[in-house]
Context: one part of a larger RNA
This record gives sequence, structure tokens and C1' cells, in this order.
RNA sequence: UGACGGGGGCUCACACAAGCGGUGGAGCAUGUGGAUUAAUUCGAAACAACGCGCAGAACCUUACCUGGGUUUGACAUGCUUGGAUGCCCGCCUGGAAACAGGUUGGGCUGCCUUCGGGUGAAACUUGCACAGGUGCUGCAUGGCUGUCGUCAGCUCGUGUCGUGAGAUGUCGGGUUAAGUCCUCUAACGAGCGAAACCCUUGCCGUUAGUUACCAGCGGGUCAUGCCGGGAACUCUAACGGGACUGCCGGUGUUAAACCGGAGGAAGGUGGGGAUGACGUCAAGUCAUCAUGGCCUUUAUGCCCAGGGCCUCACACGUGCUACAAUGGUCGGAACAAAGCGACGCAAGACCGCGAGGUGGCGCAAAUCGCAAAAAUCCGGCCCCAGUUCGGAUUGCAGGCUGGCAACUCGCCUGCAUGAAGUUGGAAUCGCUAGUAAUCGCGUAUCAGCGAUGACGCGGUGAAUGUGUUCCUGAGCCUUGUACA
Repeated sequence: UGACGGGGGCUCACACAAGCGGUGGAGCAUGUGGAUUAAUUCGAAACAACGCGCAGAACCUUACCUGGGUUUGACAUGCUUGGAUGCCCGCCUGGAAACAGGUUGGGCUGCCUUCGGGUGAAACUUGCACAGGUGCUGCAUGGCUGUCGUCAGCUCGUGUCGUGAGAUGUCGGGUUAAGUCCUCUAACGAGCGAAACCCUUGCCGUUAGUUACCAGCGGGUCAUGCCGGGAACUCUAACGGGACUGCCGGUGUUAAACCGGAGGAAGGUGGGGAUGACGUCAAGUCAUCAUGGCCUUUAUGCCCAGGGCCUCACACGUGCUACAAUGGUCGGAACAAAGCGACGCAAGACCGCGAGGUGGCGCAAAUCGCAAAAAUCCGGCCCCAGUUCGGAUUGCAGGCUGGCAACUCGCCUGCAUGAAGUUGGAAUCGCUAGUAAUCGCGUAUCAGCGAUGACGCGGUGAAUGUGUUCCUGAGCCUUGUACA
């Protein structure tokens, strides 16, 4: 100087407390361990691995296993041999395919040319250098990432003090979300962080008015901004304004600031996001990529078929659906936002109980479509039961993929079946406001889909706390130490 302490002081955080809803019990989905297996590819391991890499494992993917095949190779560059060939589409034989062999078939094939030929380009072929490796080492590395933590810290120059390591500044008193600011001061300044600048949302204005809008005027319809028109309103999207402790009162050291108030759409960082200092964990990743070293080279490379990654006495994590009446079911009525669409979204109509099918208007989309929002409201039934709760499981019959193919191993529909489950032990998680809870909608990936996941969007919309004794983590000062 640090680190540590079941030392002290001060302070903070959904850390506790106060509250709301869960997990832990059930069924299922998914990941992991273990077991199994020819293989169940590999990685991730307290927090910070376990709906993680995977924003889509039937083939492919795919790295694993079995079997079949191949050796200048699926891919790159250079040199070299060969002769005009070579490529595409067919056909035949063997084969599961890859591939191997054959073919009298059809099409295409550079430049110069005296049409004799020359040149050898592209491509092919022979051989050699080499290619290749998701093989090992993340404890050789780059890059990227997690975490402490959006915590308030981490340092430097000059000066001063100390023999020196080092100290001071960065401490003390206030204050703040903040090393934020003020004050004091052997320190004076500065940098990286904090804040601000950026995006979004909340209010107003200006400009603009189509594909969005419709107040007033006119026309028209069973009906609809449907039409003329309008530029008010909504909205769209560009530019501005607006909030700064600016004003008032009080407290305070005449300070910084804090408390209360006014005005205001908004008040003291208005809400949300992006943004992550010096560093820590030899944290994670050689399987995104790149890369040193090592290993491999008729194989640890490459191609193909089938299988596996989907197994299942069990254990754990994360979720979904429930156990019901604040509910279930049937009929009727209403209100979003954000997205996506040409290898696409697909309307009306018709067929089917339905999944879906036929067909194709319109639409590169503020114009057309996906599209029905659902919870909600109104009315009927159910009457507390393993039920008109719950839907697992299983049987039968179907549908879909412009899938080659749904046995292992897809999703969906109808009929039938109708399991566990009556609120969950010890323990444990999230959340302070448009939040929790609850309700639906969309997108990426994608032929299809195992999505209950992830990332977004809006609808309805609470309770509690204004405390810091305790648990956990963190910051500053101080103290002890036989630790570095």
C1' cells in the first nucleotide's frame, strides 16, 4: 500500500421489512445430470451452466455411429503431361445411393487463317508442390462476450512531505442518484468515468395534406369519406418551442443544496432506452471467425445410404396448463398497437362439422391482404360435484407441407376416451406504477414444425412501503493483523 475480521462509524440497493403473484406438490413442454446405447456429436458448471450456443435436428443441417466408396481430393494457387477435346440433356448395366462402366442419340464449343494448318486460351486429363481437418491446447493468443455494476470510482502532471516503499491531491464539514456541487485546506490543475450531447415517449406551434382525416357546404347509397370538395380536427413526418431549482416562502455558513408552494401537459435526472471507467474472475469461446504450436495425410480429409442427436427405473433447473363460480359453456355487441407480404399476403364466392380444399378480386401496399383482437359488456344454462372443472393418455377417421420421404421422428382437425390434480413440506423467486398481475396480437428462424421458447406490441389494471434492528451485496472513513 492492499486484502481480510463472527472490529467500529456513515450511506445505498426489491437486500430485508410491508404487500401482490409465483416456484417447490400434479400432468405436459423444454434444457441438464445420470443411466442406457453401435452412436445417443461437441461446448456451457455457484451467483455469472441448465427454453444456454440452437432466430426452427424427419433427409439436409451434422460435427456422432454402422455400412458402402474415394485419394491432388468437395474447395484454392502454381508448375507439368496429353491430345483436341470438353460441357449440357438423354439412354443402357451394376448399385441403397455415392459411384463405376458403356453409348451409333441431340445441342453448345476461343483466337489467327492462304481453309492446308498454326496457337494453345477456357474446360478436361497425368504427375508434383500442396489442399483438407467442427483434430488438441481459451493455461500460447487476437477479436467478441459475461460478471462485480450504470456501482462511483480509477488515475495523471507539477508542487510539497517522507531515507524509502509511499503519502498528499481523492481527507474534514455539509450536500447529491453521483469523486454531484459548495466550503475548508500544501496543495494547484487535469484525464478516464458520473452528468450532458443521441433515440423514444408525454404538451404546444410552424410547414405539408396522400394512400390517412371529415367540422362546415353540396350530391349519392340498403350501407360505407362513397363522390365533389375542405385543410379545421385526428394522424402522419420534418423543423422548432417547452423544464432551467427559472419564480415565491422557509431552512442553511452570505454557499452548495433541501422542504413547501405557484404556474404548467410535464418539476426537480419527467418516464423508458442506447451508452458499461481502471480493473477482477489464467471467467467463457481454438465449434462464428482469425491465429502460434502440436497432431493427422489411402485418413483424424472427402462423398453417400441408413441410423443417432428424439432412448428412460431416476434426480434437478426453466416454463405452460390446471385444480374452478372473480369460473366454465352457448348466443349476441364493442374497442388496439406494432409488424409482415411477390419463391409472397390472399378478399368476396362455393364445397367440407372442422383442419382444409376449389378459385382467384386486389396488393411491391398509411391504398389491398394477413386480421377474428382477447380479456370486456349484454342475455341463457351449469349449482360446488373429481363436476358442463381439468385436460393427460389412448383408439378410429381425416387434413396439410408446391416436403423425394412424416416408421424410428412433424403439425393440425373431428368423433370417442376422459388420467393426475381439491392450492402444494422444508425451502425459494419476481415486482415500487401504467409497474405486478392478467388478456390477446405480431415478428425472426422457417417447405413444414415439435414455439408453452425468444424478441417486440398494445388492452384491463392493483396492493404495499416513506423504515434500516436483522439477512445478502456494495461504497467511503477508521481500527487490528503472526496474511501478500
The part of an RNA shown here (small-subunit ribosomal RNA, 3' major domain) has 484 nucleotides and comes from a metagenome.